[in-house]
Context: one part of a larger RNA
RNA sequence: GCCUACGAGUUACUGUCACUGGCGAGGUUAACCCCGAUAACGGGGGCAGCCGAAGCGAAAGCGAGUCUGAAUAGGGCGCUUAGUCAGUGGGAGUAGACGCGAAACUUUGUGAUCUACCCUUGGUCAGGAUGAAGGAUGGGUAACACUGUCUGGAGGUCCGAACUAUUGAGCGUUGAAAAGCUCUUGGAUGAACUGAGGGUAGGGGUGAAAGGCUAAUCAAACUGAGAAAUAGCUCGUACUCCCCGAAAUGUUUUUAGGAACAGUGUGGAGGUUAAGUUUAAUACAGGUAGAGCUACCAAUUGGACUAGGGGGAGUCACAUCCUACCAAAUCCAGAUGAACUCCGAAUGGUAUUAAAUAUACUCUGCAAUGAGGGCGCGGGUGCUAAGGUCCGUGUCCGAGAGGGAAAGAACCCAGACCUGCAGCUAAGGUCCCAAAAUCUAUACUAAGUUGAACUAAGGCGGUUCAGUUGCUGAGACAGCCAGGAGGUUAGCUUGGAAGCAGCUAUUCCUUUAAAGAGUGCGUAACAGCUCACUGGUCGAGCGACAGAGCAUCGAUAAUAAUCGGGCAUAAAGUAUAGUACCGAAGCUCAGGAUUUAGUAGCAAUACUAAGUGGUAGGGGGGCAUUCUAACAUCGGAGAAGCCGAGGGGUUACCUGAGGUGGAGAGGUUAGAAAAGCAAAUGUAGGC
Numbered sequence: 001g002c003c004u005a006c007g008a009g010u011u012a013c014u015g016u017c018a019c020u021g022g023c024g025a026g027g028u029u030a031a032c033c034c035c036g037a038u039a040a041c042g043g044g045g046g047c048a049g050c051c052g053a054a055g056c057g058a059a060a061g062c063g064a065g066u067c068u069g070a071a072u073a074g075g076g077c078g079c080u081u082a083g084u085c086a087g088u089g090g091g092a093g094u095a096g097a098c099g100c101g102a103a104a105c106u107u108u109g110u111g112a113u114c115u116a117c118c119c120u121u122g123g124u125c126a127g128g129a130u131g132a133a134g135g136a137u138g139g140g141u142a143a144c145a146c147u148g149u150c151u152g153g154a155g156g157u158c159c160g161a162a163c164u165a166u167u168g169a170g171c172g173u174u175g176a177a178a179a180g181c182u183c184u185u186g187g188a189u190g191a192a193c194u195g196a197g198g199g200u201a202g203g204g205g206u207g208a209a210a211g212g213c214u215a216a217u218c219a220a221a222c223u224g225a226g227a228a229a230u231a232g233c234u235c236g237u238a239c240u241c242c243c244c245g246a247a248a249u250g251u252u253u254u255u256a257g258g259a260a261c262a263g264u265g266u267g268g269a270g271g272u273u274a275a276g277u278u279u280a281a282u283a284c285a286g287g288u289a290g291a292g293c294u295a296c297c298a299a300u301u302g303g304a305c306u307a308g309g310g311g312g313a314g315u316c317a318c319a320u321c322c323u324a325c326c327a328a329a330u331c332c333a334g335a336u337g338a339a340c341u342c343c344g345a346a347u348g349g350u351a352u353u354a355a356a357u358a359u360a361c362u363c364u365g366c367a368a369u370g371a372g373g374g375c376g377c378g379g380g381u382g383c384u385a386a387g388g389u390c391c392g393u394g395u396c397c398g399a400g401a402g403g404g405a406a407a408g409a410a411c412c413c414a415g416a417c418c419u420g421c422a423g424c425u426a427a428g429g430u431c432c433c434a435a436a437a438u439c440u441a442u443a444c445u446a447a448g449u450u451g452a453a454c455u456a457a458g459g460c461g462g463u464u465c466a467g468u469u470g471c472u473g474a475g476a477c478a479g480c481c482a483g484g485a486g487g488u489u490a491g492c493u494u495g496g497a498a499g500c501a502g503c504u505a506u507u508c509c510u511u512u513a514a515a516g517a518g519u520g521c522g523u524a525a526c527a528g529c530u531c532a533c534u535g536g537u538c539g540a541g542c543g544a545c546a547g548a549g550c551a552u553c554g555a556u557a558a559u560a561a562u563c564g565g566g567c568a569u570a571a572a573g574u575a576u577a578g579u580a581c582c583g584a585a586g587c588u589c590a591g592g593a594u595u596u597a598g599u600a601g602c603a604a605u606a607c608u609a610a611g612u613g614g615u616a617g618g619g620g621g622g623c624a625u626u627c628u629a630a631c632a633u634c635g636g637a638g639a640a641g642c643c644g645a646g647g648g649g650u651u652a653c654c655u656g657a658g659g660u661g662g663a664g665a666g667g668u669u670a671g672a673a674a675a676g677c678a679a680a681u682g683u684a685g686g687c
Base pairs, nucleotide, nucleotide: 001687002686003685004684005683006682011095012094013093014092016090017089018088019087020086021085022084023083026051027050028049032045033044034043035042036041055062056061065077066076067075068074098236099235101233105226106225107224109222110221116200117199118198119197120196121195122194123193124192125190127159128158129157130155134151135150136149137148138147139146163187164186165185168183169182170181171180202218204214205213206212239622240621241620242619243618244617249262250261251260252259253258263369264368265366266365267364268363269362270361275359276357277356278355279354280353281352282351283350284349290343291341292340297337298336301333302332303331304330306327308326309325310323311322312321313320372397373396374395375394376393377392378391379390380389381388402413403412404411417592418591419590420589422588423587424586428582429581430580431566432565433564437579439578440577441576442575443574444573450568451567458553459552462550463549464548465547467545468544469543470542471541479537480536481535482534483533485510486509487508490504491503492502516531520529521528593612594611595610596609597608598607599606600605623676625673626672627671628670629669630668631667633665634664641660642659643658646655647654648653
C1' cells in the first nucleotide's frame, strides 16, 4: 500500500415545538393490589398527586378585575375559555452524550539486581625510570652553616601492560550491537579500580553540579484508581433521489481561529389586504462632483501704489532727498483648498398618484455564517508603490460547469434536468497543427517590426502622406570649366597684424558679368588654398519650415531558445471598409423525466404557464441490512452462500438461465434497530 472484518448523534429523565390519537371544563393516574395467560403481557381496581378552568398585588387583601395613586385620571399586568394524557418526530437541558486524541492534577502502592552517593567486608595494579627527607663517611667551621661521595627509597612523580576511561577520525545508522567495531588517545600507588552484602524513594533521594542519575523512562520515576479528567483545538463521521439555498457584516465580549443578539437561508402557520419591487409623473430635503473666490476663511504669484522698517546721501543736530532691499493696507492681472463657499448638478433618498408584477409582513420549528477574495468605479492610507491596507458601490469567484484568452478561481462570452451522428449564433476566430476565407477592396511597414505580455525621456537626411513658404526655360539645385580685381598692407594697436590675435566704423569709393575693408583653412608676418558673388556648360525640378502614419536606436537576468508551435513579407503583420463561414452545456428543433401554480375531472389523469448549477445549511420522498408479529409460501425433484451471460428501474437497487454448494429460506403488511464506510498517521488479521 491493497483486501477482508470491525469502526462514530445512542439511551434515560426533564422541559419545548410540530404532527397523530383518546377524552374534553375537564384530563390523567403513581406506587401498590386483584384476575387471566406464564418470560417481558393483557384486563380490572387504586383519585394520593399533577396540569388546566382567574387574575392582580411585596403583602394584608380584593376579584373580571387588580396594583400604583388623592383620583371615577392615566399607566402596568389580566379578562371576552381549551385543555390534558399518551405516541412519533425536530431542537434544548442534565448525564461520558457523535467517535478517537492530550500535556497534566490528586491519591494508593512498587522500585537503588541499572545508576548516584554512603556503610561493612574482601580483591587487583607486568616491567622500567626519576631519586625527596633521613643516615653513613670525607672535606669544612670556634661551633654551626655549607659541601663531595655512598646509602636510602619519598611522590594525587615519569614511561608503559593488565585494569579503567572514551580524545579524534573512519565504519556502522531497516546496525553484528536500542550506543558497537577498528585505529588513535587520557589515567594507571591513587580524590585509583573492583567483587559481595547493606542504606537513602518521587517535590523525595543522590549529585567533585551536566538538570545529571534514580531499572533502555526524568525540569519531577513506574503501577493501580479518581476517569469515559478536561480539550472554545485537530482529524474522522458510512445508501440514494427531489425542492430551496446562505454567510464571511453590525454591536458587545479576559474578545479577536470561540460566543450572544441582530442581519442573510429553510420548513410550517396566519391575516389585514397590496403594505414589497420596477417604471413614470408631481412635490420635497440635501451641499457631493464641478465651479468660484473684490462672497467669507486660509494660503498664494507678478505688477502698481504706498504706511512702516533696512541701507545710502545730507547735516552740529533736525529737516529733507535717493533706493534693482523687506513689506501691511488698497488697486490691477493670475490662481489654490478634505476640515473655504456667492453658487451647484447627475445618481441616490422621502412622500403622493398611476400602471405593471408578485412579493412583503407577523408568529413559530431548524440552521449555517460571523478568516473572505479578485475585478470596475468613488475615496482614505501608502510613493496617485504592491497580488498592500481600510471604507463605499456594483459584479463575479466563493457555492458555477460550458466556449474564448496556448496553459490560468474571479478578464471576455454564457448560467449545465436528461437524450439526439439536427439547426442558428455569442465572445473569439477562419495557411498547417486545428472547425471555418491562403476572401474582396485600398493603403502602410522591411524592422521578422509585428503576429502575447514592455516601455520612456531623448536621438535620427528610414520611408509614406497632407500642408505652409521660397528659387526655377529671362535656365533654378548639384557637378564641372573660368573669374573672384583696384585704392589698400582701411585706420588703430603691435616686435609684427597685410581680408582672417584684438579694437574702431556712415565696412567707403573705383573697375566690373561679378568680387566682403572678407566664410573657413593657413603664415612669425607675408605668401598659398577656399568661400560668398559672377559668367560658361548642362537641362527640370530644387530648397526651408512645422505636422501626421508606420518603422529605427535608446533596449539589461539568471538551465536553450521560441509569436502556443510550424512558420508568415503586394502577409498568415498594421490600418480602414465589406461579405461569407466556423464557433458553447447560450437559443431553436424532436423525444423524455420531474417541481410548483392554475384549469378540467369523483379520481386516475390531461392540458397550460413558469421552472429544475449549487458548498454550509433547511425541507421532502425512497432503496438496502438484521430481528419480531400476522397472513400466504418455497426447499434433498436441492434452501442460504459464491460465480454469473442476460433482463428491469431516474438512483439507492431488483431479477436472472446455468454452474457450485448441501439445509434451511425468502414474499406482503406492520413494528423494532448493535441499520449502510474510502479516508479518523483508525483497530485486528492476511497478502
Predicted 3D model of a 687-nucleotide part of an RNA (large-subunit ribosomal RNA, domain II) from a Cyclobacteriaceae bacterium. Its Rfam family is "Bacterial large subunit ribosomal RNA". NCBI's taxonomy places the organism under Bacteria, Pseudomonadati, Bacteroidota, Cytophagia, Cyclobacteriaceae. The coordinates come from a structure-prediction model, not an experiment, and the mean pLDDT is 84. RNAcentral holds the full RNA, with entries from ENA.